A computed fold for a 73-nucleotide RNA from an uncultured archaeon, annotated as transfer RNA.
Its mean pLDDT, the model's own confidence on a scale to 100, is 82.
RNA sequence: GGACCCGUGGUGGAAUGGUUAACACGUCGCUCUUACAAGGCGAAGACUGAGAGUUCGAUUCUCUCCGGGUCCA
Numbered sequence: 001g002g003a004c005c006c007g008u009g010g011u012g013g014a015a016u017g018g019u020u021a022a023c024a025c026g027u028c029g030c031u032c033u034u035a036c037a038a039g040g041c042g043a044a045g046a047c048u049g050a051g052a053g054u055u056c057g058a059u060u061c062u063c064u065c066c067g068g069g070u071c072c073a
Stems, first nucleotide, its partner, number of pairs: 001072007010025003018056001027043005049065005
C1' cells in the first nucleotide's frame, strides 16, 4: 500500500429495513436466612464508534472518517 471482518448497557451478546433494541452475567432494592451464599420478585442502565446519504421509516443498506483484528504485498 491492497483485500476482508468487527465496533450495540459495566462485560458478553441477539435483533439485520417497521411496535418499547432481546437475553445472560454484573449492579441496586425487596424477600428468604441467626448470618452469608444460592433461590424468588422488582428496578436502573446502550437511542447502536463519529458524520453524511438513501428511504415514509436505518442497529440493519451506501459513502467518508476513527478504532481494533485477519490475510496479501